Model confidence (mean pLDDT): 83 of 100.
This is a predicted structure of a 1561-nucleotide RNA (small-subunit ribosomal RNA) from an uncultured bacterium.
The RNAcentral record of the sequence draws on SILVA.
Rfam family: Bacterial small subunit ribosomal RNA.

[in-house]
């Protein structure tokens, strides 16, 4: 630290998403050992069973049993003594308010941090003082009794360190008065003074005093308690500050609310509380509501600032079945206490009782998921206790679980024939791999055995000595020494012996991110997938396997956080076009704010100090073999408070300036705004004259209007809007906007130049104002214009576009609306940063038609500098301040619900679910346009002749068929493969046969009466069966013949293998077709760009030509163009058979002449076929730019590429061929292979091409007569003779051919006839006779007579080919080929007509331009409907939460009654007793507390009702995504074919259409 993903490609924006750490985890696979951690994150759901708080007999009072042992008894039994002053249980004290547990609730009565208590309280603990003297009483015990229990009632005794009185006490409490101290207080400190309040006893030892006596207390002492004051610590209470989650779709919220006075309550301050009195209190810096949540130290991430998170561990709240409530206590409203109310579980005798694991364990449930009903109280700790001690699921061990972290090990070394298997291969090998097997070592771990700890001594217990109190060597408690006692873990850690490599490797994953490759299988199937994406027959992406990466007792996936993500940004982002500047301005709050000098010290710095607990992180050091862990010290805890000090900027306060703002006076432009009047032109309609048949409109029409007199024109008249030229990227205004002309009122700017005020400034959330056009409401107006509507057109349709008509509206008043692409798509404000040229207004100088200067507006270019890039660029989008709004993928959606405006239309605020891996911005470089510019082509257009119509033929298609083999399908198939299907060809399709094969190599074996060859049965053939036959060829031995031997060949049985026109042309090679014989495609170095790219290659001319000149940040280069090759036109040289015969000579025929045949001689001429010349804008005028080049002209056979061939760039069309060949792979193997008959490829309702023949006189037929040239000829071409009408036949010379032949060319000429008709045109058809070929002629050939004579009378939309020796018409010949030509490739004959010209169609090349296109326009894309699906919203209602109101009250507290009643005292008076006090009894009064009772307030559950909110559920009803090849249009991208779009009305199956005003994107 970055990477992958929008493109054809690029940079930007920007989202998704991986790669790293994390965890209390789970799931999958798979698992040796230890250590140390660490384990219900869900149901705060219910819970069975132990257990988790008791001690204390040195507070008290009473007190067993069993057992054992004595004794009496015959025995049953009974008595004592021990158990035992034990146990169990009661009163009392002390703890159960700690320790455990859980996070439900709580958003602040919590929690952090600092502070405050002058408002307080605190059990045990330490000091100091006392510790007198009296009462009544109840438990437990015993008796009685109710109850099923649980438990209660009544009589009766009894004790205390329980419980009351008295008495004494003060440095306690209160009151009053005095000082001090403080601002002051109901403070605090002191000092008087006066009044009130207290206790308990228990227990060792002694015997010095004392007093009985010999050892006790009433003494004397020690410990433990008790009262009251005091005191520090330690733990609370309460209060303050400032921290502490999301919502504004929660904006207004409280009546005990706020405050006060007085009582009250509390430990204490306080509306805590109540009486009464004021009417106040919080809130945009977020009250009030909702939702969600325990908080922190700290853990996880992170460079860090910061996000998460708050499980263990430690602080701290809060809660203990759910609500309520109190009591008791130093502490509590008390998890294992008490009442009430529910709910729910259990017990019952049905009357009534019992409970509360979010303590350990543990069950059940829920759950993806979390352990043992374990051992100790040995260690640490905590209650009691005087101690011993006892209690303790705190703890402290053990056990489960890879949950984590951390060690450990599953062996080392050597071992190549690189064994065997296994994959893989090109077959040769490669690899797995020293890996393994052997070989030798080693024992960490393991098994077995032996030994064997620290944790335990500051603890108990004994003993002795000292110190302390004391009379005292008693007691006691310290303190030294000694001696002994105690271990759950555990025979456990660690040690030692023996034994053996012996007992131990998995998982993921190998297309790019991202380390790691082949094969099989499967064939868009089955599957993968974190993202891009794999799979439709050769998948490195699926499944296997073989190899390989990675990690490792784990490895992965899966959630979930934090990184990367600078993707909410403080650190660190951004707003012209990509998401994003509010339409505009006023101005509150807030923020911000020029220069000086004094001052204070809030911010801000500095130094001290206090607190930041511990643990944790860091850092050193130490113990556990190491590490994890674990211990000690530092340090840091970036924070909070206190004091001290500094004063540069900030901020306060206080004087000052004048630059920013204002303010004054004097000019100046202005379509600035409001209000009244006024002007012409122009349209319309009314009158009214002229005047006639049309107007009108439109791409062409129609509808409309007009003989009832339009249109046109002339003149009166009405009316409404609207303001021509001036006119201008000119002017004004904050924007929206504003334009005739005059006046009144009135804003705001701008220059000059003085004087004044002294920071008054900026910006601006809330608010308020204003705000195009359409739109609303009322009334006015309505000329034009014109949504809706209507009609005519167009159209497949036309709810449109074009036309005629036309009503809201458009204008006036008054109010609403409040939005536009309200745009510069750029908020305001101030400063600074090169210039150059327009233009509007003032002003100022000067040498004044002008120049130059300030200012202040508005415009274009262009520097730095900014930008993804276009671009901006003193009028920023540069470089700085300040302030303000708004952005965080795209779709969903500017929708939904809600609030708030508004009559309405809406308008502003404004979500989610759910869906995608993208949307997007600018630039590039193609393709495209019904976009421009330019150029060129039989592209069009001019001309000629054809096809589309018939009939044949020959190919497709279709359809038939057992087969009608296969391929080729737009153009670039379709008389194509096929330059020859009768059989063969043959691939097809029936049957019929063969299996090492019809053909090719190798091996192994066998067989010699085998091989060739010759027959005979069967059979349609091929093929099956069978016989005769005989030493066959070939090599070697061996130079040659003969014979022998070996051997191969042949044969025969088996093995590898042959074979395949099977399949894939989308796995390929070659090889074609097209674009296109079109001028284009590129490099290299250079320049410019971030970058794809661009430049060259563009531009100005010219050419067929990127052809060539000239300008150019280019300059050169390749493959193309031309050229070079080949044919034809001119000429010359060579050469002279089979060519030629002119001249010359012969011979034969035969003539009046002519002529003709043959030869010899000859090469001139034609011809042949080899080398040459010739043509190059070379010369001459003109134009051009003095070039390139063109126009003409001259000579020339030929003239500007002379005509024609061959030659086809970079590439496109997965273009054609796997059936020409050749190959990868698959797939057959007694057949998909071979063979061989017969059939089929020739099949026929139909459909299309490509042709031939025609349809007639420019012709047909009958006679005659003339001229070619290319080629081929021995299984051949074939003269010349007979025959036949003919095809043809029978005989046959001659030629391997410039000598023979084929070979008579036809159209053309001449003469005749035919006279416009289905004909003497045409020739299909079908009849018969025949002819060739060839085993074969029926499916299925070709000819030829003779007869038959069909359709056609020039062909509809369309469409084709050609530019000259072309077209057109005429025939010759070749290839294949036994035969068989309208096809195909050649060959010569005849031999035209047109072209203005580039507007159009079609195809291309160039430049530019737009793009939402890149599979490229046969592209791209919108809406509706329809299906299916998934998701959100309305809805009648329906549930279910909490809140308010009443109702009603449980337990509790509180207040008041207390006639009844209990105690206790006083008083009176009677009796009894006493000498009398007293004492007793029983009655009256009257006082005081007080249980029960009763009222009365406050109160929880609960019952009603009401409206609100949230959640769920809901017939239907709506919209949105998504989806496979439905439907109906085409509405955006191009001028998208009416230019989009924004705003708003109205229409309309949908997309959209049409008005207005807007904007250029």
């Nucleotide at each position: 630290u970055g990477g992958g993903u929008u493109u054809g490609a690029u940079c930007c924006u920007g989202g998704c998403u991986c790669a790293g750490g994390a965890u209390g985890a789970a799931c999958g696979c798979u698992g040796g050992c230890g250590g140390c951690g660490u384990g219900c994150u869900u149901a705060a759901c219910a819970c069975a069973u132990g257990c988790a708080a008791g001690u204390c007999g040195u507070g008290c009072g009473a007190g067993a049993a069993a057992g054992u042992c004595c004794c009496c008894g015959u025995a049953a039994g009974g008595g004592g003594a021990u158990g035992a002053g034990u146990a169990a249980a009661g009163c009392g004290g002390c703890g159960g308010a700690c320790g455990g547990g859980u996070g439900a609730g709580u958003a602040a009565u919590a929690u952090g941090u600092g502070a405050g208590u002058a408002a307080c309280c605190u059990a045990c603990c330490c000091u100091g003082a006392g510790u007198g003297g009296g009462g009544a009483a109840u438990a437990a015990c015993c008796c009685c009794g109710a109850g099923a229990a649980a438990u209660c009632g009544g009589g009766g005794c009894u004790a205390a360190u329980a419980u009351c009185c008295c008495a004494u006490a003060a440095u306690c409490u209160c009151c009053u008065c005095c000082g001090a101290c403080g601002u002051a207080a109901u403070g605090u400190c002191g000092g008087a003074g006066a009044a009130g309040c207290a206790a308990a006893g228990c227990u060792g030892g002694c015997c010095u005093c004392u007093a009985u006596u010999u050892a006790u207390a009433a003494g004397c002492u020690g410990g433990c308690g008790c009262u009251c004051a005091g005191g520090a610590a330690u733990g609370g209470g309460c209060u303050c500050a400032c921290a502490u989650c999301c919502u504004a779709u929660c904006a207004g919220u409280u009546a005990g609310u706020u405050g006060g006075u007085g009582a009250g309550g509390u430990a204490a301050c306080g509306g805590c509380c109540c009486a009464c009195c004021a009417a106040g209190a919080c809130u945009a810096a977020g009250a009030c509501g909702g939702g969600u949540a325990g908080c922190c130290g700290g853990c996880c991430u992170g460079a860090g600032a910061g996000g998460g998170u708050g499980u263990a561990c430690g602080g701290c709240c809060a809660c203990a079945c759910u609500g309520g409530g109190a009591c008791u206590g130093a502490g509590a409203c008390a998890c294992g206490g008490c009442c009430c109310a529910g709910a729910c579980u259990c017990c019952u005798a049905c009357g009534g009782g019992a409970g509360g694991c979010a303590g350990c364990a543990g069950u059940g449930g829920g759950g993806a998921a979390u352990a043992u009903u374990g051992c100790g109280c040995a260690a640490u700790g905590g209650g009691c206790g005087a101690a011993a001690g006892c209690c303790u699921g705190a703890c402290g061990c053990a056990g489960c679980g890879a949950c984590g972290c951390c060690g450990c090990g599953u062996g080392a070394a050597g071992a190549a024939u690189g064994a065997a298997g296994g994959c893989c291969u090109a077959c040769g090998g490669g690899u797995u791999g020293u890996a393994a097997a052997c070989u030798u070592c080693u024992u960490u771990u393991c098994u077995u055995c032996c030994a064997g700890a620290a944790g335990a001594a500051u603890u108990c217990u004994c003993u002795a000595u000292u110190u302390a109190c004391u009379a005292a060597u008693a007691u006691u408690a310290a303190a030294u020494a000694g001696a002994g006692a105690u271990g759950a873990c555990g025979g456990u850690a660690c040690g030692g012996a023996a034994g053996g490599a012996a007992u131990a490797a998995g998982c993921c994953c190998c297309g790019g991110c991202u380390a790691a490759c082949u094969c099989c299988g499967u064939g868009c199937c089955a599957g993968c997938a974190g993202c891009c994406g794999c799979g439709g027959u050769a998948a490195u992406a699926c499944g296997g396997a073989g190899g390989g990466g990675g990690c490792g007792a784990g490895c992965g996936u899966u959630a979930u956080c934090c990184g990367g993500a600078a993707u909410c940004a403080u650190u660190g982002g951004g707003c012209g076009u990509a998401a994003a500047g509010g339409g505009u301005g006023u101005g509150u709050a807030g923020g911000u704010g020029g220069u000086c000098u004094g001052g204070a010290a809030a911010g801000u710095c500095a130094g001290a100090u206090g607190u930041g607990a511990a643990a944790u992180c860091c850092c050193u050091c130490u113990g556990c073999u190491u590490a994890a862990c674990a211990g000690a010290g530092g340090a840091a805890c970036u924070g909070c408070g206190u004091c001290u000090g500094a004063a540069a900027c900030u901020u306060c306060c206080a004087g000052a300036c004048u630059g920013g703002a204002g303010u004054u006076u004097g000019g100046g432009a202005g379509a600035g705004g409001a209000g009244a009047a006024c002007g012409g032109a122009a349209u319309u309609u009314u009158c009214g004259g002229u005047g006639u048949a049309g107007c009108g409109g439109u791409g062409a029409a129609a509808u409309g209007c007009g003989u009832a007199g339009a249109u046109a024109u002339c003149g009166a008249a009405a009316a409404g809007a609207a303001c021509g030229c001036c006119a201008g990227u000119g002017g004004c205004g904050a924007a929206a906007g504003c334009g005739g002309u005059u006046c009144u009122c009135u804003a705001g700017c701008c220059c000059a130049a003085u004087a004044c005020u002294g920071a008054c400034g900026c910006u601006g959330a809330a608010a308020c104002a204003c705000g195009a056009a359409a739109g609303c409401u009322a009334g006015g107006g309505g000329a034009g214009c014109a949504a809706a509507c209507a009609g005519g057109a167009u159209u497949a349709g036309a709810u449109a576009c074009c036309c005629u008509g036309g009503u809201a509206g458009u204008c006036c008043u008054a109010g609403c609306c409040g939005u536009a692409a309200a745009c510069g798509a750029u908020g305001g404000a101030u400063a600074c940063u090169a210039g150059g040229u327009g233009u509007g207004u003032c002003c100022c100088g000067c040498u004044u038609a002008g120049c130059g200067g300030g200012a202040u507006g508005u415009g274009c270019c262009a520097a730095a500098g900014c930008u993804a890039a276009c671009g901006c660029g003193u009028u920023a989008a540069g470089u700085g301040u300040c302030c303000c709004a708004c952005c965080u993928g795209g779709g969903g959606a500017g929708u939904a619900c809600g609030g708030c405006c508004g009559c309405a239309a809406g308008a502003c605020u404004g979500a989610a679910a759910c869906u995608c891996a993208a949307a997007g911005g600018a630039a590039u470089u193609g393709a495209c346009g019904g976009g421009g510019g330019u150029c060129c082509g039989c592209a069009c257009a001019a001309g000629c002749g054809g096809u589309g119509g018939a009939g044949c033929g020959c190919g497709u298609g279709g359809c038939u068929c057992a087969a009608u083999u296969c391929g080729a399908u737009g153009a670039u198939a379709a008389g194509c493969g096929a330059a020859a299907a009768a059989c063969c060809u043959u691939a097809c399709c029936u049957g019929g046969g063969c299996u090492u094969g019809a053909c090719a190599u190798g091996c192994u074996g066998g067989a010699a009466g085998u091989a060739a060859u010759c027959g005979c049965c069967u059979g349609a053939a091929a093929g099956g069966g069978u016989g005769g036959g005989u030493g066959a060829a070939c090599u070697g031995u061996a130079u040659c013949c003969a014979g022998u031997c070996a051997g191969u060949u042949a044969c025969c049985a088996g093995c590898a293998c042959a074979g395949g026109u099977g399949c894939u042309g989308c796995a390929u090679g070659g090889c074609u077709g097209u674009c296109g014989u079109c001028a284009g495609a590129u490099c290299g170095u250079g320049c410019c760009g971030u970058g794809a790219g661009g430049u060259g290659u563009u531009g100005g001319g010219u050419u067929a030509a990127g052809u060539c000149c000239c300008a150019u940040a280019a300059c050169g280069a390749c493959c193309g163009u031309a050229a070079c090759c080949c044919c034809u036109g001119c000429u010359g040289u060579u050469a002279g058979u089979u060519g030629c015969c002119a001249c010359u000579c012969c011979g034969g025929c035969g003539u009046u002449a002519a002529g003709u045949c043959g030869g010899a001689a000859g090469c001139a001429c034609u011809c042949u076929a080899a080398c040459g010349g010739g043509a190059c804008u070379g010369c001459c005028u003109c134009g051009g730019a003095u070039a390139a080049c063109g126009g003409g002209g001259a000579g020339g056979a030929a003239g500007g590429u002379g005509g024609g061939g061959a030659u086809g760039a970079c590439g496109u069309c997965a273009a054609g061929u796997c059936a020409u060949c050749a190959u990868g792979g698959c797939c057959c193997u007694u057949a998909u292979g071979u063979c061989c008959a017969g059939g089929g490829c020739u099949g026929c309702a139909c459909a299309c091409g490509c042709g031939c023949u025609a349809c007639a006189a420019u012709g047909g037929c009958u006679a005659g007569a003339a001229c070619a040239a290319u080629g081929g000829g021995c299984a051949g071409c074939a003269a010349c003779c007979u025959c036949g009408c003919a095809a043809g036949a029978g005989g046959a010379a001659g030629c391997a051919a410039a000598u023979c032949c084929c070979u008579u060319a036809a159209a053309u000429c001449u003469a005749g006839c035919c006279u416009c008709a289905g004909u003497u045109c045409a020739g299909a058809u079908u009849g018969u006779a025949g002819g060739c070929u060839g085993a074969a002629a029926u499916u299925c050939g070709c000819c030829u007579g003779c007869a038959u004579g069909a359709a056609g009378a020039u062909g509809g939309a369309a469409u084709c080919g050609c530019u000259a020796g072309u077209a057109a018409u005429c025939g010759c010949a070749g290839a294949u080929c036994a035969g068989c030509a309208u096809g195909c490739u050649g060959c010569g004959g005849u031999g035209a007509a047109u072209a203005c010209g580039u507007u159009c169609u079609c195809g291309g090349g160039c430049c530019u331009u737009g793009u939402a296109c890149a599979c490229a326009c046969c592209g791209c894309c919108c809406g509706u409907c329809a299906c299916a699906u998934c998701c959100c919203g309305a809805a009648a209602g329906u549930u279910g939460c909490a809140a308010c109101a009443c109702c009603a009250g449980a337990a509790a507290u509180c207040u008041c009654c207390c006639c009844u009643c209990u105690u206790u005292c006083u008083c009176u008076a009677u009796g009894g007793u006493u000498u009398a006090c007293u004492c007793c009894a029983a009655a009256g009064a009257g006082a005081a507390a007080g249980c029960a009772g009763g009222a009365g307030a406050u109160g929880a559950a609960g019952g009603u009702g009401u409206g609100a909110c949230c959640a769920g559920c809901g017939a239907u009803c709506g919209g949105g995504g998504u989806g496979a090849a439905g439907u109906c249009g085409u509405a955006a991208c191009a001028a998208g074919g009416c230019a989009g779009c924004c705003g708003u009305a109205c229409g309309g199956g949908a997309a959209c259409g049409u008005g207005c005003g807007g904007c250029u994107g």